Lysine riboswitch aptamer from Saliterribacillus persicus, 181 nucleotides, folded computationally. The prediction has a mean pLDDT of 77. The source organism's lineage runs through Bacteria, Bacillota, Bacilli, Bacillaceae and Saliterribacillus. Rfam family: Lysine riboswitch aptamer. From the family's description: Riboswitches are metabolite binding domains within certain messenger RNAs that serve as precision sensors for their corresponding targets. Its family is annotated with lysine biosynthetic process in the Gene Ontology. It was read from a public genome assembly, where an Rfam model found it.

[in-house]
RNA sequence: AGUGAGGAUAGAGGUGCGAUAACCAAUAGUACAUAAUCAGAGGAGAUGCAGCCGUUGACGGUUAUGGAAAGGGGAAGUCGCCGAAGUUAGUAAAAUGGCAUCAUUUUACUAUACUGGUUCUGUAUUGAAUAAAUACCGAGCUGUCAUAUAGCAAGUCGCUAUAUGGAGGGCUAUCUCACGC
Numbered sequence: 001a002g003u004g005a006g007g008a009u010a011g012a013g014g015u016g017c018g019a020u021a022a023c024c025a026a027u028a029g030u031a032c033a034u035a036a037u038c039a040g041a042g043g044a045g046a047u048g049c050a051g052c053c054g055u056u057g058a059c060g061g062u063u064a065u066g067g068a069a070a071g072g073g074g075a076a077g078u079c080g081c082c083g084a085a086g087u088u089a090g091u092a093a094a095a096u097g098g099c100a101u102c103a104u105u106u107u108a109c110u111a112u113a114c115u116g117g118u119u120c121u122g123u124a125u126u127g128a129a130u131a132a133a134u135a136c137c138g139a140g141c142u143g144u145c146a147u148a149u150a151g152c153a154a155g156u157c158g159c160u161a162u163a164u165g166g167a168g169g170g171c172u173a174u175c176u177c178a179c180g181c
Base pairs, nucleotide, nucleotide: 002179003178004177006176007175008174009173010172011171014082016081017080018079019078020077023074024073032066033065034064035063036062037061038060042053043052045102046101047100048099049098085115086114087113088111089110090109091108092107093106094105095104096103116142117141118140119139120138122136123135124134125133126132144166145165146164147163148162149161150160151159152158
């Protein structure tokens, strides 16, 4: 010279990521409550057991009166950040009428798993939704590094454009550790 995902500090990408009270749209004249009426045996995320309610009419339908909320979303602002964050899988806990098994949702942890960032179309899932989110395929834009070509510049180090390829365990700058020369 170099080797190591070395360590530490500070940064860059850009419609960059996430959080956030009030307010707003929508959910919705829905759920629900009351009254009247119809009907007649069962009633809850699913199943089983037990219990509770129900012919003193439950669960439901119609009419009238009254009438929400949560999750999700929104311009602006503020805060924390650049594996920011998200997804997938597993484990644990909680909720959904007591127990058990599933199912769904939320939270936490683990995984040297996956995704550089972002936009759009399509399909699927969740959802009230044509909003939004997630996953996959496809098509773009963009940052970074390597290589090649051309030009510029000019002691080499570089800059611009194009093309191809890679991934954040990356890239840039500074300091430092170990091995080795």